Notes: The RNA shown here (SAM riboswitch aptamer (S box leader)) has 97 nucleotides and comes from Kineococcus vitellinus. Model confidence (mean pLDDT): 80 of 100. The source organism's lineage runs through Bacteria, Actinomycetota, Kineosporiales, Kineosporiaceae and Kineococcus.
RNA sequence: GGACCAUCCAGAGCGGCUGAGAGACCUGGCUCGUCGACGCCGCAGCAACCGCACGCCCCGCCGGGCGCGCAGGUGCUUCCGCCAGGACCGAUGGAGG
Repeated sequence: GGACCAUCCAGAGCGGCUGAGAGACCUGGCUCGUCGACGCCGCAGCAACCGCACGCCCCGCCGGGCGCGCAGGUGCUUCCGCCAGGACCGAUGGAGG
C1' cells in the first nucleotide's frame, strides 16, 4: 500500500500553544468557529474492537454465545460518517501477510 471480516443514530472535556477556517473527496444544503473552531501537546474521561477476570448457557473435547467488570494494545471524546446524491467512498478495529 492492496485485499478480507466486523462496526460506524450509544458513550466520553478541561487546560496550554497556534490563529481562520472546519465538518475525508465532489455537488447542493446545513452546522460549528476570533465568546478562538480545526490542528498539536498535557492531564482526564469513554468503552468500539482485541486482551484479561468472573458468572450463566451450549458442547465429548477443541471451542462458541450471553451478561457483568478491568482499562493492558489500538481507538475515540460538536451535530446520525451532519443530511442527500455521486465516486476505485471514508474512518476504526481484528486476523493473516